[in-house]
RNA sequence: ACUCAUGAGAGUUUGAUCCUGGCUCAGGAUGAACGCUGGCGGCGUGUCUAAGGCAUGCAAGUCGAACGACUGACGCAAGUCGGAAGUGGCAGACGGGAGAGUAACACAUUGGUAACCUACCCCACAUAGGAGGAUAACCCCGUGAAAACGGGACUAAUACUCCGUAUAAUCCUUCGGCUUAAGUUGAAGGAUGAGAGGCGCAAGCCGAUGUGGGAGGGGCCUAUGCCCUAUCAGCUAGUUGGUGAGGUAAUAGCUCACCAAGGCUACGACGGGUAGAGGGCGUGAGAGCGCGACCCUCCUCACUGGGACUGAGACACUGCCCAGACUCCUACGGGAGGCUGCAGUCAAGAAUCUUCCGCAAUGGCCGAAAGGCUGACGGAGCGACGCCGCGUGCCAGAAGAAGGCCUUCGGGUUGUAAAUGGCUUUUCUCAGGGACGAAUUAAUGACGGUACCUGAGGAAUAAGAGGUUGCUAACUCUGUGCCAGCAGCAGCGGUAAUACAGAGACCUCGAGCGUUAUCCGGAUUUAUUGGGCGUAAAGGGUCCGCAGGCGGUCUAAUGCGUCUCUCGUUAAAUGGUUCGGCUCAACCGAACCACUGCGUGAGAUACGGUUAGGCUAGAGGCUGGGAGAGGUAUGCGGAAUUGCUGGUGUAGUAGUAAAAUGCGUUAAUAUCAGCAAGAACACCAAAGGCGAAAGCAGCAUACUGGAACAGUUCUGACGCUCAGGGACGAAAGCGUGGGGAGCGAAAGGGAUUAGAUACCCCUGUAGUCCACGCCGUAAACGAUGAAUGCUAGGCAUUGGCAGUAUCGACCCUGUCAGUGUCGUUGAUCUAAGGUAACCCCUUAAGCAUUCCGCCUGGGGAGUACGGCCGCAAGGCUAAAACUCAAAGGAAUUGACGGGAGCCCGCACAAGCGGUGGAGCAUGUGGUUUAAUUCGACACUAAGCGAGGAACCUUACCAAGGCUUGACAUCUCUGGAAUCCGCCCGAAAGGGUAGAGUGCCCGCAAGGGAACCAGAUGACAGGUGCUGCAUGGCUGUCGUCAGCUCGUGUCGUGAGACGUAGGGUUAAGUCCUUCAACGAGCGCAACCCUCAUCCUGUGUUAAAUAUUCACAGGAGACCGCCCGGGUAACCGGGAGGAAGGUGAGGAUGACGUCAAGUCAGCAUGGCUCUUACGCCUUGGGCGACACACGUGCUACAAUGGGGUUAACAACGGGACGCCAAGUCGAGAGACGGAGCAAAUCCUAAAAUAACCCCCCAGUUCGGAUUGAGGUCUGCAACUCGACCUCAUGAAGUCGGAAUCGCUAGUAACCGCGCAUCAGCCACGGCGCGGUGAAUACGUUCUCGGGCUUUGUACACACCGCCCGUCACGUCAAGAGAGCUGGUCGCACCCGAAUACCCAGUCCGGGUAGAAGGUGAGGCUGGUGAUAGGGACGAAGUCGUAACAAGGCAUCCGUAGCGGAAGCUGUGGAUGGAUCACCUCCUUU
Repeated sequence: ACUCAUGAGAGUUUGAUCCUGGCUCAGGAUGAACGCUGGCGGCGUGUCUAAGGCAUGCAAGUCGAACGACUGACGCAAGUCGGAAGUGGCAGACGGGAGAGUAACACAUUGGUAACCUACCCCACAUAGGAGGAUAACCCCGUGAAAACGGGACUAAUACUCCGUAUAAUCCUUCGGCUUAAGUUGAAGGAUGAGAGGCGCAAGCCGAUGUGGGAGGGGCCUAUGCCCUAUCAGCUAGUUGGUGAGGUAAUAGCUCACCAAGGCUACGACGGGUAGAGGGCGUGAGAGCGCGACCCUCCUCACUGGGACUGAGACACUGCCCAGACUCCUACGGGAGGCUGCAGUCAAGAAUCUUCCGCAAUGGCCGAAAGGCUGACGGAGCGACGCCGCGUGCCAGAAGAAGGCCUUCGGGUUGUAAAUGGCUUUUCUCAGGGACGAAUUAAUGACGGUACCUGAGGAAUAAGAGGUUGCUAACUCUGUGCCAGCAGCAGCGGUAAUACAGAGACCUCGAGCGUUAUCCGGAUUUAUUGGGCGUAAAGGGUCCGCAGGCGGUCUAAUGCGUCUCUCGUUAAAUGGUUCGGCUCAACCGAACCACUGCGUGAGAUACGGUUAGGCUAGAGGCUGGGAGAGGUAUGCGGAAUUGCUGGUGUAGUAGUAAAAUGCGUUAAUAUCAGCAAGAACACCAAAGGCGAAAGCAGCAUACUGGAACAGUUCUGACGCUCAGGGACGAAAGCGUGGGGAGCGAAAGGGAUUAGAUACCCCUGUAGUCCACGCCGUAAACGAUGAAUGCUAGGCAUUGGCAGUAUCGACCCUGUCAGUGUCGUUGAUCUAAGGUAACCCCUUAAGCAUUCCGCCUGGGGAGUACGGCCGCAAGGCUAAAACUCAAAGGAAUUGACGGGAGCCCGCACAAGCGGUGGAGCAUGUGGUUUAAUUCGACACUAAGCGAGGAACCUUACCAAGGCUUGACAUCUCUGGAAUCCGCCCGAAAGGGUAGAGUGCCCGCAAGGGAACCAGAUGACAGGUGCUGCAUGGCUGUCGUCAGCUCGUGUCGUGAGACGUAGGGUUAAGUCCUUCAACGAGCGCAACCCUCAUCCUGUGUUAAAUAUUCACAGGAGACCGCCCGGGUAACCGGGAGGAAGGUGAGGAUGACGUCAAGUCAGCAUGGCUCUUACGCCUUGGGCGACACACGUGCUACAAUGGGGUUAACAACGGGACGCCAAGUCGAGAGACGGAGCAAAUCCUAAAAUAACCCCCCAGUUCGGAUUGAGGUCUGCAACUCGACCUCAUGAAGUCGGAAUCGCUAGUAACCGCGCAUCAGCCACGGCGCGGUGAAUACGUUCUCGGGCUUUGUACACACCGCCCGUCACGUCAAGAGAGCUGGUCGCACCCGAAUACCCAGUCCGGGUAGAAGGUGAGGCUGGUGAUAGGGACGAAGUCGUAACAAGGCAUCCGUAGCGGAAGCUGUGGAUGGAUCACCUCCUUU
């Protein structure tokens, strides 16, 4: 300068959030395979596995113009045209195949060869004169089955041998030039060394020989690059070098002899594993990562191993020798063979083709040529294996057909799709024509009658696959019912599945579509580009320090790194761009570019390096005075504890929540005195000091390390970091020897407990202490490596300096340097910055640089194996299989806590009365039953649904019946309806007879409305299921004070603030403060009843009215006073009927409990349809060993009985309430007045007075039973109530436990009503009468509200969760061993071959493949058994952890125990709670 351009995310951890982090998906690719499907063409491509074995054919021959002999055909002959074998020449070392081996100069790139070779080809120069002896073929003989071989005789050559020739060739010697490491070149001399002919009439051509050069090909050497592994750390004797010799085309330990002892390695030697290398290919924005099919280049191999021969070239794929394995032939004596060439076959495998055509083209070998050969090659065939292209029609066509599917039943959709009409012919079939490829005048085409062109025919011959919950484009129905199944991940499926299966519809791609496998991408998830390490995984326990890495400032030099330019190279193909050729494309061709590399030359000198010389800011030294639990050793001290001795003294002491074991009359404990021992050092003491860390504390002395400050005197970068290495390193533990007061693993005992191998108590051994030696680990933590620089501060403290002051010191002020600290509810966490947040913030977790260590999902596992260390315990290093889709961090909202604070409630306490015991009533469970219909189950089921089960109700059971139905609508037919008999039957029902016609329109015929009966089918019907599909309604927390929203602000976000704090209230009631300001649903008030008064009205009543009833109003508001308080409000008082919400009711926020109800009603879905529907009779819901709940009546004298006498309120009444009167002992009957009711009816009891009873199972109590009655009702047997007489049970105040109630309340007493024919009502709902006691208070129990704290819980503590044991499955390790592979070593044997000795022959020696023997190394397979690990359904034992998890947890270590675990010792906070201390702020 030009060109091309260029980066996408999602799902999944949670109740929700942010982060960390893995898993998974969407893309592209393939020599692919599999499933379903399949019309055509072009171009490519096709054993990735067994370098396993191979039948058959072909794949390397050619030359008669090198040669001899023989022979065939034609020809009369001359001769012409051929041919098999042989001698000879050239080729056979190429072409073709494969990737076993190889980690290497094998390959790639770049150089070298002055250390080399090269047949055929090209160029140049020169030469070719003589001579000779054989041999194959052929013939004869012989051996052998064969393969093959031996002997004799003949013959030729471009076969072989000899002589001669030679300026340039080779070698040796001498001299000179050039360069240098050996070399090269020129001159002179000496020595050695060649040949072949053939064809042609001829010209000539083809050959032969020598030399030099070229081209192309090859050999060798160098530098650089080139996989994993250190659980491979040391390797090496031809090894490293030298001298000499041999050997080669050539250098060289390439080989040998001798000499020396070297060489390689942490920049990874040696060993092990894996692997052909490159151009390139796939992917990717790129950097990279993965791969090395096809094509090209190189290497290596050719049945396995060894070896040489020939040749220019080989140690030779289709040559030779030997050995081995395998296969084949054999006359058993011996022989033959090598598809990893093209086809093909077997085997293996998920899997990969025709035993094709042709030498026409391109190329190769031979030949003078013609030509021959060529499975190279050119083509065709097979395979959707890949890429590319084409087609399966196009236009019109609404009655939006039929069919399918869905449906809200209206319709929608398939869908212009089809049918139908018109058009076209790519493709297809048939027919006709018909190439290029041929180069070269002619002749010559496998492909191929192919491509292509023309014509005819006819929509004709041609569509599937996958998917439809999200990611991810596309939805409904049916079936199924945690089954069958799906699934890439998350996850679907347990009766309404867009997720399974089918159908319809739709989506995507399309002759393909999916699945599987593998690679790259996404993955910044190994991070150079481009990550991290306080708490997520991750800083080494600490320091010293070699190698290594990095390094202050000035000057000069150099030009190694670095940068620029030039030249060469980087094969072609591939890639990019632009053109071009096949109709396009794929494919192919051309030009240009690129290929980021290496080398060469020239230049630049800032930076880095190196060299030299300086500097002082880093670092170190010197002098001075100070600080300190720094270290080691020795000595000394007092308090306490325990023991011993003696005294005083007497019955306890000790211990705990409470006890007991223990100690004590042999005198303890207590107390006094004395003595002894060991260990630790109160106060000072602090958030303080020192040390590298571990750690260090009485006092004194000795020795000793480090740091800071001041002076600014010296050296002059001497520095920083540090793999490997070394030293130190709490506690526990180990060894030896001491010591042993207290404490105290283990152990013993006592308690606790279901158990208690624990927590508590009594004892108590190791140990704790000392000396010496090991161990080498900790939550060795600031969970924060070291060093340097930079970036606001405040405070405290240490040391020093200065100033003021002072006689001096202290104090004070300022300043310098260092050290420490900035935690907390109010009163500095603070700026910038960082962080996922918490938080960090000059002692950084900020901004930068250098070096080291470490991390890459959870579990398995810091484990196994191996190695090193250790006396042992164990430590260091350190995996994999397998398994999961998470594991985790921080913060948020809740819930919970045997956490905390504040507050409330008949919550406790204080009281009164009950329940739990008895009998009965009633409900429930259970049992029973043909049925005992169903529902309700802690509080919040159980006198509940049910506020009335003899029939009915009724849903249950038995039996008898009906089938368009008991009920609704529509259609058709007939008849109005209706009423009344008779027969059968338990009834339902069945049969039959009679009476009787209406209303509206219309002249009539006829029609219509309502009703009845019959018929048909649509349909009715279901108290059948699902309250976990629902509506509605209800219970409960709870009449608790809460629950939210808008805007705004804060936070990345979930969320927070508002709604927290201080007061106050019954109250989120109000006040005040405040990043909040307002608002809503709740609270309160408004509503009803009651209490006082007033006004009005007045049915009832003889009248009165204060009473009563109704209507309206007044009254109470902390309004007034005193006190407290900023206020809200609180305490007291007055007045008042009532005083601080006056009493009671109605009223129930957001929500919780998948709470209750499908049986009150409604309703989706499912289900039954001569029955799960409907009718009827009878039975059942009423059963009865038992258990529970709710009640009634009692147990008696505060009572029972009798007599007499009072006082209410709410209500109800016409199918009703029922008076008086009469009858009956009574229930009740008769009776009929009054009353649709303030008018009539229904109506009190406790109480009071008097009498009796006299503590008893009674004159208490009334169950049960017998008998006789009354009433209701169709009907009282199952199964009603009531009355009378008789009977006279349990029960003498109730265990553990438990309920209600705070004033007109509890308690006691009766009255009314609903339901209702009656009633099992002792229930429920109301009403009045009589009428208490107590509340100190909030410690405890229960429930609730607010705040805060912890959390591993979120189905939310009825949570979560740990380990043993038992069962099953799986993988890995150990394992007495057993059995393979591989590697080197030692020895034995020793083929071919090479070399040596000997050479007349036989022979001998050395090296040497395979084989054998032995001891080993490494690495597999298998193995009784034992141990651990992972996973698995609702197994067993406990409860370790998460809240203070009920003994705070965890780390290291030691002992012990079924198990989680417990205990000792040291450590951490990643501990809750309370108190205290210090500091900060203010006064």

Annotation:
Small-subunit ribosomal RNA from a Patescibacteria group bacterium, 1483 nucleotides, folded computationally. It matches the Rfam family "Bacterial small subunit ribosomal RNA". Rfam links the family to the GO terms structural constituent of ribosome and ribosome.